Description
A computed fold for a 350-nucleotide part of an RNA from an uncultured organism, annotated as small-subunit ribosomal RNA, central domain. The prediction has a mean pLDDT of 89.
[in-house]
Context: one part of a larger RNA
RNA sequence: CUGGGCUUAAAGGGUGUGUAGGCGGUUUGGUAAGCAUCCUGUGAAAUCCCACGGCUCAACCGUGGAAUUGCGGGGUGAACUAUCAGACUUGAGGCGCGCAGGGGCCAAUGGAACUCUGGGUGGAGCGGUGAUAUGCGUAGAUAUCCAGGGGAACGCCGGUGGCGAAGGCGAUUGGCUGGGCGCGUUCUGACGCUGAGACACGAAAGCGUGGGUAGCGAACGGGAUUAGAUACCCCGGUAGUCCACGCCCUAAACGAUGUGCACUAGGUUCGGGAACUUCUGACAGUAUCCGGGCCGUAGCAAAAGUGUUAAGUGCACCGCCUGGGGAGUACGGCCGCAAGGCUAAAACUC
Numbered sequence: 001c002u003g004g005g006c007u008u009a010a011a012g013g014g015u016g017u018g019u020a021g022g023c024g025g026u027u028u029g030g031u032a033a034g035c036a037u038c039c040u041g042u043g044a045a046a047u048c049c050c051a052c053g054g055c056u057c058a059a060c061c062g063u064g065g066a067a068u069u070g071c072g073g074g075g076u077g078a079a080c081u082a083u084c085a086g087a088c089u090u091g092a093g094g095c096g097c098g099c100a101g102g103g104g105c106c107a108a109u110g111g112a113a114c115u116c117u118g119g120g121u122g123g124a125g126c127g128g129u130g131a132u133a134u135g136c137g138u139a140g141a142u143a144u145c146c147a148g149g150g151g152a153a154c155g156c157c158g159g160u161g162g163c164g165a166a167g168g169c170g171a172u173u174g175g176c177u178g179g180g181c182g183c184g185u186u187c188u189g190a191c192g193c194u195g196a197g198a199c200a201c202g203a204a205a206g207c208g209u210g211g212g213u214a215g216c217g218a219a220c221g222g223g224a225u226u227a228g229a230u231a232c233c234c235c236g237g238u239a240g241u242c243c244a245c246g247c248c249c250u251a252a253a254c255g256a257u258g259u260g261c262a263c264u265a266g267g268u269u270c271g272g273g274a275a276c277u278u279c280u281g282a283c284a285g286u287a288u289c290c291g292g293g294c295c296g297u298a299g300c301a302a303a304a305g306u307g308u309u310a311a312g313u314g315c316a317c318c319g320c321c322u323g324g325g326g327a328g329u330a331c332g333g334c335c336g337c338a339a340g341g342c343u344a345a346a347a348c349u350c
Stems, first nucleotide, its partner, number of pairs: 004321003007304002012318001014201004021194003025088007033081002035077008049065006091191001092188003095184005103177007110154001114150008125136002162169002206247006215241002220236004258317006266295008275286003299306002323350003332343004
């Protein structure tokens, strides 16, 4: 190089935007770089291969041929790739009219619960557990009523449901803002796909500065349990959880399934559109586009399963895998305030 793979056996990058690169729709004409064919120069000799010959044979050697699949020059061809010029609309995008939505950011507001404070009632317990105890309570707790303060989270609706590239997003109202879907032949005319680097985003925990702190709660203290109990259970409780700004950049970041396009039986259900039919009508039916599920044909698969949301059939591009341990470690480099992250071996061993 050829080749095999990546749901669960090793293997899809956490996700996107996009640079280089790779790949690229229909059609006309030109060019001729790739491509095809012909001619020609060169491709040393020896070696290898073939034929004949010389040593008595062979090894060995000689002569001739073939080969040297390469490179250069020239002619011809123009289907395909490329390139130049022109045309097109189905890919892609724009525009118009609508639609759904916890998509994002900011601000204001609301009720339930909880907790604290003040006051009223009340008067001995409360709390907690398997059972206790620690704890709270006559300085009046628990319970109950009223008033006020505070922080965090938004019950029901709520869904097998919606939105987002992923992480993720759920009270209400307002403001700003991203994306999507349907319908329309209204415009541009291949403007496309993928994407090494790069850049951006990226749960939780953690870090820095400042604030905040009701509840919960690593660490920690105490009570139990136990042979012990550095736990599970109970009473407390600091960081943290919350906010602003700046870092960190990891995950079972999962559909353990990269992205895009095309093609390949159906059935059913849910969400969003738009059309037709029914005299009208809530509705219903039919066909259709987009999305979320279930079942299933062919096929695929080691099987489980998957099956128009493919793991089927193909194409394009990227990432990744190559026995287990050592090890996602050491060393080096880059990044980080740190914690650490990214990249990533070997000896040895089975």